Large-subunit ribosomal RNA, domain IV from an uncultured Alphaproteobacteria bacterium, 328 nucleotides, folded computationally.
Context: one part of a larger RNA
C1' cells in the first nucleotide's frame, strides 16, 4: 500500500457523468390495493398485521369393525430469548417522459439497443411447360403447390388516419406519325478492259424493337413557395395585390432522438434545475406506410423526480484473510 470481506457514531447521494457499488427487500398466512386499460390486466401494486416452543379443548381426510394410527385446521391458555422464515437459498418500491407494440433475434473475442424480425397492412410480378432462383446445359428448386397459390418491394400489434403534385426519373399501356441498323432496292458513279465483263461505290425508297410522342401510375423513385399592403392605440392580418410552380405541407405534432439562434419564453418540480415534465409557436431544418399521430401490456432499454436505504460522500477507522515489503 493492494486485493476478498465484516463492522461503524451523527448524518444519508451532500459522492458521481449517473446511487456505479454497496445496503435495503426478500418466504408463508390474513387483509388491503390507485390511475389507466386492449376488460385479460395493471397487481407480489402500494401498504398493514402475524410466524417459536408448550398445553387444553374442538373439528376434517386417509386407513380400520373398532382401539388407534397418519395427517391437516379451528378456538383457548401458558412460556423463553436481543432476535422465531432465528442458518442457507431468497423481490426494494412509486411516479412520470422518450423509443420500440409484445416473446423473440443480433456484432463467437469491446456495441443487446431505439438495431433485426415479428403478426397484422399495402402495391407489384406470375394462368401453370408459371413468375422468380441456380446451371453452360440436361436438369433442380419452386411445388408432388396453382392466385385464400409463390415470388419481389416497403410498412410494422392496436386505435384514429394516410391529405396535394404525374412537370422530371421509373413502371404500364397506346400505335398515327418523326428517327433508325442490318436486309431489300439499286438510280447513278469510279478502276481496268477494244469489247463483253469483272471489282469497287452508291442517292432515292423499303425497313424492327427502342426513343421522339399519346395517356395512365405516387402504400413508384420522389416533390410539396416568393415578395408587397391592409383593421377606429399599438401589434398583427381573417382579406387584397403580384411573381412563379407539375403541385404550393392538409390532419397531426412541434426548441422535439429534429431547433442553428437557446440556458427561447412561460408554468411546475428544488433554497438553488444548461436535464426533466406541462404549455406557447418564431418548424435555421417535423409531418402523413423513407408511414403521421395516440396507445394498455411488456423492456438486462435512455432521461428525471420522490420514498425506503445505506461507508457513495462528509472523513475516515476498526478488525479477518490473501499478496506485497521489512527482517530472520
Nucleotide at each position: 500500500u493492494g486485493g476478498a470481506g465484516u463492522u461503524g457514531a451523527a448524518g444519508g447521494a451532500a459522492c458521481u457523468c449517473g446511487g456505479c457499488a454497496a445496503a435495503a427487500u426478500g418466504c408463508c398466512c390474513u387483509c388491503g390495493u390507485a390511475a389507466c386499460u386492449u376488460a385479460g390486466g395493471g397487481a407480489g401494486a402500494a401498504g398493514a398485521g402475524g410466524g417459536g416452543c408448550c398445553c387444553a379443548c374442538u373439528g376434517g381426510u386417509a386407513g380400520g369393525c373398532a382401539a388407534c394410527u397418519a395427517u391437516u385446521g379451528g378456538u383457548g391458555g401458558g412460556u423463553g430469548g436481543c432476535a422465531c422464515a432465528g442458518a442457507a437459498u431468497u423481490g426494494g418500491g412509486g411516479g412520470u417522459a422518450g423509443c420500440g407494440a409484445c416473446u423473440g433475434u443480433u456484432u463467437a473475442u469491446c456495441a443487446a439497443a431505439a438495431a433485426c424480425a415479428c403478426a397484422g397492412g399495402a402495391c407489384u410480378a406470375u394462368g401453370c411447360a408459371a413468375a422468380a432462383u441456380c446451371g453452360a446445359g440436361a436438369g433442380a428448386u419452386g411445388a408432388a403447390g396453382u392466385a385464400u397459390a409463390u415470388g419481389g418491394u416497403c410498412u410494422g400489434a392496436c386505435g384514429c388516419c394516410u391529405g396535394c403534385c404525374c412537370g422530371g426519373u421509373g413502371c404500364c399501356g397506346g400505335a398515327a406519325g418523326g428517327u433508325u441498323a442490318a436486309c431489300a432496292c439499286g438510280a447513278g458513279g469510279u478502276g481496268u478492259g477494244c469489247a463483253a465483263g469483272c471489282a469497287c461505290u452508291g442517292a432515292c425508297u423499303c425497313g424492327a424493337a427502342g426513343c421522339c410522342c399519346c395517356g395512365g401510375u405516387a402504400a413508384a423513385c420522389g416533390g410539396c413557395g416568393g415578395c408587397c399592403g391592409u383593421a377606429a392605440c399599438u401589434a398583427u392580418a381573417a382579406c387584397g395585390g403580384u411573381c412563379c410552380u407539375a403541385a404550393g405541407g392538409u390532419a397531426g405534432c412541434g426548441a422535439a432522438a429534429u431547433u442553428c439562434c437557446u440556458u427561447g419564453u412561460c408554468a411546475g418540480g428544488u433554497a438553488a434545475g444548461u436535464u426533466c415534465u406541462g404549455a406557447c409557436c418564431c418548424g435555421c431544418a417535423c409531418g402523413a406506410a423513407u408511414g403521421g399521430c395516440g396507445u394498455a401490456a411488456c423492456g438486462a432499454u435512455u432521461g428525471c423526480c420522490c420514498c425506503a436505504c445505506u461507508g457513495u460522500c462528509u472523513c475516515c477507522a476498526a478488525c479477518u484473510c490473501c499478496a506485497a515489503c521489512u527482517c530472520a
Rfam family: Bacterial large subunit ribosomal RNA. Gene Ontology terms of the family: structural constituent of ribosome and ribosome. It was read from a public genome assembly. Its mean pLDDT, the model's own confidence on a scale to 100, is 88.